[in-house]
RNA sequence: GGGCCUGUAGCUCAUUUGGGAGAGCGCAUCGUUCGCAACGAUGAGGUAGAGGGUUCGAUCCCCUUCAGGUCCA
Numbered sequence: 001g002g003g004c005c006u007g008u009a010g011c012u013c014a015u016u017u018g019g020g021a022g023a024g025c026g027c028a029u030c031g032u033u034c035g036c037a038a039c040g041a042u043g044a045g046g047u048a049g050a051g052g053g054u055u056c057g058a059u060c061c062c063c064u065u066c067a068g069g070u071c072c073a
Base pairs, nucleotide, nucleotide: 001072002071003070004069005068006067007066010025011024012023013022019056027043028042029041030040031039049065050064051063052062053061
């Protein structure tokens, strides 16, 4: 320098051929307990790496770019 893969909540990851952004763990509050843990209920938390484009509508399609991984030279 070139090819490919990955980037979504604090962490690990779903969500597909465009139409409601979610799960587990973690966190907060409440209940149960003398207290803790466990359990139950409720809740907070994400402009989907960044920018632009197509579209009535984009995590998803197109372009550019950043970071990481991998292969080739």
The RNA shown here (transfer RNA) has 73 nucleotides and comes from an uncultured Bacilli bacterium. Rfam family: tRNA. By type it is a transfer RNA. Its mean pLDDT, the model's own confidence on a scale to 100, is 82. The sequence was found in a public genome assembly.